[in-house]
Molecule: small-subunit ribosomal RNA
Organism: uncultured organism
């Protein structure tokens, strides 16, 4: 404005109301809030400074007079989709504009000039012109406060693989510009400015108070809170304003989003909420202005996602709760178990009590004010107004169902997470079986996992607990506090020297460093101390201390510095000597190699492990003479000489030249030390130019060696080696030890000087210096070691290091002719790499020693046939084990059935076997049938023994369940036993000593032995297990004994020790003796011992056996046995029949028989030992060719039997051949054992008569009663031996010796080995994966220089057009 209401003269007026709303105007939107992109900067921090501005606020002072013309809103009209905009008309102001005035202000040539303003709202009076007064405003000036701008000192990350940067750039003069200084800008002038105390460039980053950590010093960091800065989509720009180049203002440009009628417009959440996206991940589109604060306003009041609160999230800190007391039958259940129990566990249940939650009721503080009424005071002319104090009244709480209190009532509503191998608090079972998985590091898991998964139990923490990521600590592991560099990473190859650092003894001056006091500052918060407030605490709050800093000022003057003037000890200079492979240049000498010429001379020379290539009859090599040329300098000469800075330097002479040392004085007067950069020197190789080139010799060629041999060896041979002039700039350039000064026990050498003692000389002694070596005390050092020439103790300066590899590499820079040098990373990868020392093991290292280890000698194996074992193959099964030596005639001392474990088939299921329970029956037994048998069915006889009369013992049958059973797996879960090293001489301990220690010593050394056997020595002294001995056997002799054994002498005899007898001998079996290096000689250390000898049966452990140290081989065995765990339970157990273990293209081991004449065959003759025998050995005799049968004496065995020993010896024959050798194979006929002899036994007779003529490479055994050869016995066993074990007969050869092969022992040495050389380890290749590169190309970012185009905008110049205020001469001008 309007509706409404009132009024009306019907035009309107009043009210609503100066209200809603728009506009003009004023102030504020430069505060508050957000973010950290940019910024390495006066940005920040701290302390100063002068040439400035400052709205609102405070103080003082002076004003506030008089005019003018417009423009919004509004009305009318137009354009446009919209945003918006254009034209015309009216109007007010604290909007706008002149004029007037000017204390002070500004400018100035010091005369002068310039420059303001606005009024509004109350009250009173009024002559309505106005006056007075209060208040809010306005204007000029001065001051203050606040805020802001500017300048300076110091401080503020990393990179030098960024060393030079700078042209308005440094300064001056003049001007412009700004609020203000200033190259801020412009003109002119000067030639400056910054930088190794790190400029410039690149990378990264907001800064600080603080925060985290740390004993501190430090290190890391910059959330919340506070101060400063910067930014507001990205970039640029100005406007307005006191203040901005402005987060929610404007203009322009790009990108993006949205609207559109396609012309054109709109936007900027790094405000608060919210959405989407991204992500491992971070909240509500909440309430209120009640408090605190801000803006505007006179005020009421309005605005305020500032703020106060609430919501969400255990995100953090703090507090509280999930109950408390009692409760043993130690419940049930779980888990474990040694089966007894233990544990969960007073835990639960049960009984008594309490109530933070819940429900109901009550209920603060945070509120102070403002407003209104009123009293007093101040102010004033005033009882207005305003201010202050007091009283009264009224009102204000988002949080909030608040905190808190009371009452009732139920143990009711409330415990998880991680871990349990060590670090690190906490242990067992099951499952799994290098799988699944764990893991921070070491690592765990391959059948007994405290490590995986589960369970029980336990430990820790607790409304949390663990994981992941990050920071500091430990880390003295960048070492300022507080490290190192001989060998672990680390001394520049060496010197000179710039900057720098450090610097001798007095004195004076100064006060810069240094020290002390005072003042200012070091914001608040935080940390610390001490009070107070929330029931405590976290939290909040008062006070203090601290903020180790900076600035100013006043003092002190020992030390350091500056300045002045002195000193002589450091360092130089002068004089006189000394030694020297010090350097450069020139000359010169002899020996040797090679070559050339000539002589002599003839067939090889040369070379090697052996050869060949090569060279030589065209005359070499050898030898003699002469000559040429180059290079290097034997002896002296020194592991111990000298010189030089280092590299390095060696015939002799001359010239030039550097340094060192010694002695005594004189002289200068700190002149010194070190030395980033820099400069110079710098082995060998290499490069350039030109010479030279004898020898040697990369490359190269040839010959060898070898699997190969691009090597080692040989024959040649070019660069090079040499010289001159340049370059290169590196080496294990090493003492792996920077230079320099001082100090700190000794001893022994060598070189150059001085002094001195004695001396004839030569030599020598002492002492002092400089140099160079060896020991060694203290000390140091991880140890090794160093030790006045330090690696000791101190000082000065420089260089260098920070796990291994990648890598002294890539890229970049610098140097170089090149080769290359120097400086010097990262990605990635590993959990080590490394040093010193120890013990073992080991070496195609050394020393010593042993063994049938080699050698010497004998006989074998490997070739053949057969036997036997193994592998392989085959099979239904060919059961299992043993596998280099140390498995293979092994378990097996004996597989036809059994054994037997395997296979096929048929059967049984508490079982063939053990214990327990119940029932029945004596036990047992006869016969028959079926079946392969196991077994099944039927049947006969029989009723026993003991007794307390209840019953019991044994046996048989049936039943149920506990259980039996397993030659199923694991010997890598085990016991026991055994093999092997090895009958090798070793393996250890106590005490002591040494060493940080591992360890050492002993135990090594000198001898010796079969021996760690013994002796001596000795920081060791002793001891143990081993060695040896004790034991058995054998060899000799006594004693005792006298049958079954013996028989010398005596007697007998059937001639047989047969008999009498004997006890001598042999033998038997008991107990003794004997042998000990005891004796002698020699050697040796007078030892141990060795050599030789005597005696003796035996001589140096007499021969043989038993006996096997600490340990090794995860050696062998779960199938001898035992045993943990696992598996099986009508079968992986048990029974039975048959089969298999006995296969057979092949390979190997161990044996046997042979290949023959040292023999075969035939005949004859002789001599053993040790064994076995009653389910046995079996004689004589008889039968048979024989195996054998028959027989049955004798023997329980020194009695009898097995049982004739054989080779040997004496004869005969064969005559070198596949045989009179050899005997396989096969046929026939038999014998024996046994239920059974086909698969699958042994033997006999006759017949058959294979391979084989002494065995390739290779390999085995044994050193004396042995090898070789010959037979005999036993165990196992019904039967079966070429095997095994013991027995005797005959009976050799050889050993020089330890070089070599194999194995072993001791000492020493190297070691990158320790699963220990069957070790370790290098490179390529193949496959997979990872990181980093290259790659036709493609694409982005940052930056330098130069150039083109150029928006908005600001300033200027010029021109045009337009225009209210002002001026005007009225034209116009501005």
């Nucleotide at each position: 404005a309007a509706a409404g209401c009132u009024u009306u003269u019907c035009g309107g007026a009043g009210u609503g109301a100066g209200u809603a709303g728009a506009g003009u105007g004023g102030c504020g939107g430069a505060c508050g809030g957000g973010u950290g992109a940019g910024u390495a900067a006066c940005g920040c921090g701290u302390g100063g400074g002068a040439a400035u501005c400052u709205g609102c606020c405070c103080u003082g002072u002076a004003g506030u007079a008089g005019g003018g013309g417009a423009c919004a809103a509004c009305c009318c009209g137009g354009g446009g989709a919209a945003a918006c905009u254009c034209g015309g008309g009216c109007u007010a102001a604290u909007a706008c504009c002149g004029c007037a005035u000017a204390c002070g202000u500004c400018c100035u040539a010091c005369u002068g000039g310039a420059g303001a303003a606005a009024g509004g709202g109350g009250g009173c009076c009024u002559u309505c012109g106005g006056g007075c007064u209060c208040u809010c405003g306005c204007u000029g000036c001065a001051g203050g406060a606040u805020g802001a701008g500017c300048c300076c000192g110091c401080a503020u990350c990393c990179g030098a693989u960024u060393a030079a940067c700078u042209a308005g750039a440094u300064g001056g003069u003049a001007g412009g510009g700004u609020a203000a200084u200033g190259g801020c800008c412009u003109a002119c002038c000067c030639a400056g400015g910054c930088c190794a105390c790190u400029a410039u460039c690149g990378g990264u980053a907001g800064c600080u108070g603080g925060u985290c950590u740390g004993a501190g010093a430090g290190g890391a960091u910059g959330a919340u809170c506070a101060g400063c800065c910067a930014c507001a989509c990205u970039g640029g720009g100005a406007c307005u304003g006191a203040g901005a180049c402005a987060c929610a203002g404007c203009c322009c440009a790009u990108a993006c989003u949205c609207c559109u009628a396609c012309c054109g417009g709109a936007g900027g959440c790094a405000u608060c909420a919210u959405u989407g996206g991204g992500g491992a991940a971070u909240a509500u589109u909440g309430c209120a202005c009640a408090a605190u604060g801000g803006g505007c306003g006179c005020a009421a009041g309005c605005c305020u996602g500032a703020u106060c609160c609430a919501c969400c999230a255990a995100u953090g800190c703090c507090g509280c709760g999930u109950g408390u007391g009692u409760g043993a039958a130690g419940a049930a259940g779980g888990c474990c178990u040694g089966c007894g129990g233990g544990u969960u566990g007073u835990a639960a249940a049960g009984c008594a009590c309490u109530u933070u939650c819940u429900u109901g009721g009550g209920g603060a503080a945070g509120a102070a004010a403002a407003g209104c009424c009123u009293g007093g005071g101040g102010u004033u002319a005033a009882u207005a107004c305003c201010c202050c104090c007091g009283g009264g009244u009224c009102u204000u709480g988002a949080c909030g169902u608040u905190a808190c209190c009371c009452a009732c009532a139920c143990a009711a509503u409330a415990a998880c997470c991680a871990c349990c191998g060590g670090c690190u608090a906490a242990c067992u079972c099951c499952g799994u079986g290098c799988c699944a998985g764990c893991a921070g590091c070491c690592u765990c898991g391959g059948u007994a996992a405290u490590a995986c998964g589960g369970a029980g139990g336990g430990u820790g923490c607790a409304a949390g607990c663990g994981u992941u990521a990050g920071u500091c600590g430990g880390a003295a592991u960048c070492a300022c506090u507080g490290g190192g560099c001989g060998u672990a990473a680390a001394g520049c190859g060496c010197a000179c020297g710039u900057a720098g650092g450090c610097g001798g003894c007095g004195a004076a001056c100064u006060c810069a460093g240094u020290c002390a006091g005072a003042u200012g500052u070091g914001a608040a918060a935080g940390c610390c101390c001490u009070g107070g407030g929330c029931u405590c605490a976290a939290c909040c709050u008062g006070g203090g201390a601290a903020c180790u800093g900076c600035a100013u000022u006043u003092g002190a003057u020992a030390c350091u510095g500056c300045u002045u003037g002195g000193c002589u000890c450091g360092a130089g200079u002068c004089u006189g000597g000394u030694a020297g492979a010090g350097g450069g240049g020139g000359g010169u000498g002899g020996a040797a190699u090679u070559c050339c010429a000539g002589g002599u001379g003839u067939a090889g020379c040369g070379g090697u492990g052996a050869a060949a290539u090569g060279u030589g009859u065209a005359g070499a090599u050898a030898u003699c003479u002469g000559g040429a040329g180059g290079a290097a300098c034997a002896u002296c000469a020194g592991u111990g000489c000298g010189c030089g800075a280092a590299g390095g330097c060696g015939g002799c002479c001359c010239c030039c030249u550097g340094g060192a040392c010694c002695a005594a004085g004189a002289u200068u007067g700190a002149c010194g030390c070190u030395g980033a950069g820099g400069u110079g020197c710098g082995a060998a190789a290499g490069c350039g130019u030109g010479g030279g080139g004898a020898g040697c010799a990369a490359a190269c060629a040839g010959g060898a060696u070898u699997a190969g041999a691009u090597a080692c060896c040989c024959u040649g041979g070019u660069a090079g080696u040499c010289c001159a002039c340049g370059c290169u700039g590196u080496a294990a350039a090493c003492g792996a030890u920077g230079u320099u000064g001082a100090c700190u026990a000794g001893c022994c050498g060598u070189u150059g000087g001085g002094c001195u003692c004695a001396u004839u000389u030569a030599a020598g002694g002492g002492u002092u210096u400089a140099a160079u070596g060896g020991c060694g005390c203290a000390g140091c050092a991880a140890a090794c070691g160093c030790g006045a020439u330090a690696a000791g103790u101190c000082g000065a300066c420089c260089g260098c290091c920070u796990g291994g590899g990648g890598a002294g590499u890539a890229c970049g820079g610098c140097c170089g002719c090149a080769a290359g040098g120097u400086u010097a990373a990262a990605a990635c990868u590993c959990a080590a790499a490394g040093g010193a020392a120890u013990u073992g093991a080991u070496g195609g290292g050394g020393g010593c020693c042993c063994g049938c280890a080699c050698a010497a000698g004998c006989g074998g194996u490997g070739g053949a046939g057969c036997a036997u074992g193994u592998g392989g193959u085959u099979u239904a099964a060919u059961u299992c084990g043993a596998u280099g030596c140390a498995a293979c005639g092994c378990g097996a001392a004996g597989a036809a059935c059994c054994u037997u474990a395997c296979c096929a088939g048929c059967c049984c299921u508490u079982g063939a076997c053990a214990u327990c329970c119940u029932c029945g029956g004596a036990a047992c037994u006869u016969g028959g049938c079926a079946g392969a048998g196991a077994u099944g069915c039927c049947u006969u006889g029989g009723u026993g023994c003991c007794u307390u009369c209840g019953g019991g013992a044994g046996c048989c049958g049936a039943g149920a369940g506990a259980c039996a059973g397993g030659u199923g797996c694991u010997u890598c879960a085990u016991g026991g036993c055994c093999g092997u090293u090895g009958u090798c001489a070793g393996c250890u301990c106590g005490u002591g000593u040494c060493a940080u220690g591992a360890g050492a010593u002993g135990u090594u050394g000198g001898g010796u032995u079969a021996a760690g056997u013994c002796c001596c020595g000795u920081a060791a002294c002793g001891a143990g297990c081993g060695c040896a001995a004790c034991c058995c056997u054998u060899g000799u002799c006594g004693u005792u004994a006298g049958u079954u054994g013996c028989c010398a002498g005596c007697g007998g005899u059937u001639c047989g020790g047969c008999c009498g007898g004997g006890a001598a001998c042999u033998g038997u079996a008991a107990g003794g003796a004997g042998a000990c290096u005891g004796c002698c000689g020699g050697u040796g250390a007078u030892a141990a011992a060795c050599c030789g000898g005597a005696g003796g049966a035996a001589g140096g452990u007499g021969g043989g056996g038993a006996u096997g140290a600490c340990g090794u081989c995860a050696a062998g065995u779960c199938a001898u046995c035992a045993u943990g765990g696992c598996c099986u339970u009508u079968a992986u157990g048990g029974g039975c029949u048959g089969g298999u273990c006995u296969u057979c293209a092949c390979a190997c081991g161990u044996g046997u028989u042979a290949c023959a004449a040292u023999g075969g065959u035939c005949g004859g003759u002789a001599c053993a030992g040790a064994g076995g025998g009653c389910u046995g050995a079996g004689a004589a005799g008889c039968a048979g060719c024989g195996a054998u049968g028959u027989g049955g004496a004798u023997c329980c065995a020194a009695u009898c039997c097995c049982a004739g020993a054989a080779a040997a010896c004496c004869g005969a024959u064969c005559g070198u051949a596949g045989u009179c050798c050899g005997g396989a194979u096969u046929g026939c006929a038999g014998u024996c054992u046994g239920c059974a002899a086909c698969u699958a036994g042994a033997c006999u007779g006759c017949a058959u008569g294979a391979a084989g003529u002494u065995g390739g490479a290779a390999u085995c055994g044994g050193u004396a009663g042995u090898a070789a050869u010959c037979g005999g016995g036993a165990a196992u066993c019904a039967g079966c031996a070429u095997g095994u074990c013991g027995c005797g007969g005959u009976g050799a050869a050889u050993a020089c010796g330890u070089u070599c092969c194999c194995g072993g022992g001791c000492c020493u040495u190297g070691u990158a080995c320790a699963c220990a050389c069957c070790g370790c380890c290098c490179g390529u290749c193949a496959c997979a994966c990872u990181a980093u590169g290259g790659g036709a190309g493609u694409u982005g970012g940052u930056u330098g220089c130069a150039c083109c185009a150029g928006a908005a905008g600001u300033g200027g110049a010029u021109a045009g057009c337009u225009u209210a205020a002002c001026c005007u001469u009225c034209g116009g001008g501005a």